Predicted 3D model of a 341-nucleotide RNA (Bacterial RNase P class A) from Polaromonas sp. JS666. The coordinates come from a structure-prediction model, not an experiment, and the mean pLDDT is 77.

[in-house]
Order: sequence, then structure tokens, then C1' cells
RNA sequence: GAAGCACGCCAGGCCGCCGCUGGUGCAAUCUGGGAAACCAGGCACUGGAGGAACGUCCGGACUGCACAGGACAGCGUAGGAGGUAACACCUCUCCACCGUGAGGUGAGGAUCAGAGCAACAGAGACGAGUCGGCCUUGGGGUAACCCCGGGCCGGGUGAAACGGGCAAUCUCUACGCGCAGCAAUACCAAGUAGGCCAGCGUUGAUGUGGUUCCGCAGAGCUGGCGGGUAGGUAGCAUUGAGCCGUGGGGGCGACCCCCGGCCCAGAUUAAUGGCGGUCACGCCGGGCUUUCUCCAAGGGGGCCCGGUGCACAGAAUCCGGCUUAUCGGCGGGCUUCACAC
Repeated sequence: GAAGCACGCCAGGCCGCCGCUGGUGCAAUCUGGGAAACCAGGCACUGGAGGAACGUCCGGACUGCACAGGACAGCGUAGGAGGUAACACCUCUCCACCGUGAGGUGAGGAUCAGAGCAACAGAGACGAGUCGGCCUUGGGGUAACCCCGGGCCGGGUGAAACGGGCAAUCUCUACGCGCAGCAAUACCAAGUAGGCCAGCGUUGAUGUGGUUCCGCAGAGCUGGCGGGUAGGUAGCAUUGAGCCGUGGGGGCGACCCCCGGCCCAGAUUAAUGGCGGUCACGCCGGGCUUUCUCCAAGGGGGCCCGGUGCACAGAAUCCGGCUUAUCGGCGGGCUUCACAC
């Protein structure tokens, strides 16, 4: 210098204006909505997407239901050791395969328990024993030859020829798993329908038409209770498997222990945005300049101007993983090759 390998990090910065949304404090305990529950409204301060918030694939927390214990069924996992709340995740390591290498990939237990499966070619493919040649006992036939039995020999096909393979086919072994999921679940709680209780009611309740009374219809009417729906609140986001630290210690490592600091989005009308300026970066076009070159063409570098762009994608109960998407940039580490000393 070229080509690679495996990691870690960033995901535009700053300023101004206008908005959206959560929290805390203050204030009239006022105003509005609502039957209520409850919600909204002012001012000040302050918080407001991601490395994947994606997928909803795996594991948990949490919640309800079920549950004496065990087994079967079903589902899952599979070298060894470790990490973790747990895992199908992660780490170290053995083995196999790929790569010159750094490294990468692996459903990697068992086929002397049993079953099943194997394209094409080949006589024959998992059942055994057989395609061809030679010899031969017996039988049939005038003969060529045919049938049955025995012995010896042989190439060829194919991944594999009687000895094995496949468990990513069933199965066996060991281990794990009760079922459902925040539309879980708990609480507050209209209307309608239905239920229960009490009182009154065909000796006319109740409704209704007309001026005190007279008609008409007429079997229900009134009050209460409880469950539950709409609606509302909690769950739910400030105490955690939490985050940060060029802090200390242990471990090869995943990770663990201690010390110090911090509190860090959150709805269902579903917030996290828009505009302008400036700086940085990428791309395109133009101009100037420099370099490579004898010149030209062309390439590389620098500066200026103009335009344009800035990926993938956006929380929804919360965590730990995995998978997939991603313009571009930065950092150190390692490998191979070439050259120079």
C1' cells in the first nucleotide's frame, strides 16, 4: 500500500419564533362537561422515541383461574462446563465442516429396544440371498436344450451391495413446561331489558279526555336491592433483574460484588412537530488552481458558487434476548499478500 476478518460507537449540532404532550408547585375551591364516577380549564418550572421503539419469535415479571401428590398425553430443549430472574439467549471449550489466514457455521444424545425410508444406475437397495460363466447328481427330450438340487468363479452399477447409513421419520433416553393473557385484572358506576324484596291495586291503583263532576281505557303502579353493560379510575411509568462513572475488586470470558452519582417519554381527541437562520457532512453541475503527462485527452487534490439530500423507521403493561431493515461516518484490534529498511 492492497484485499479482508471480527468488534465498539454515532445516527447531524446550535440559535430564534410558533405549537403538541406528561409531571411538580402555586391559586380562585372558581368555571365548564357529566346522572354520577370523574375529566378539562390559569401561571411558573421541568421531562418528552430507537438502535432497532420494528416483527411479536423465545424467556420472564405481573394478573386471574385451577391446583394433595404422582403418572400418562402434548409441546419444547439436546457435546461439556459456566453466566443469568429465566431462556431456544450469552460466554469459554471439545469435535466436525468451510477458509491460506484473521475467523465462520453446526437440531452435535441414542440405530446391539422396535418400526420406517433410500432418486438414478444396476440382476439385486435393506426382504434376502442372485445376473452371468464353468463343473456336476437326478429327471425329461433323438438332439440342440430345459427343469430341480449342489459346488466353484467373476466383472459391472451405485453415495451405499449384506456390512452399514438416515433419529431435521416415528421412536427411545435425560431435562423443562398447570392454563390464559394488560382486550389480564381490581374498583366506581347511567340507560334499556330481565331478576329479587316491600307497599298499594279489579271494593279500580294508574293513564287519559273535557271547567270542581262525568266519561273512556284499564292490570299493573311506586319505592328499594343486587349483578352487569356503556362510561370512568387504577393497573401505567420515580425506586426498577433501572441508568451513568477512563472509580475499586474477582473471573480467560459471559458476568458478579462494592463505592459514588442520577430519577430518565407515556397516550386512547393516541404527544414527541413545523418554519427560518447558521455551521458540519454526502451527491450533482459550473468556475478557478495545482499535480501526474513531452503535449493533448483523461484522472487525482484544494478553493469558491449554485442546486439538492441526510437512511431504516416511530413507543402503547414492563423487562431480558433473538431475527429482520438501515444513507453514511468514526475508533482502535487482528489476518493475508506485495514492497522498502
Lineage of the source: Bacteria > Pseudomonadota > Betaproteobacteria > Comamonadaceae > Polaromonas.
The model forms 94% of the base pairs in the Rfam consensus.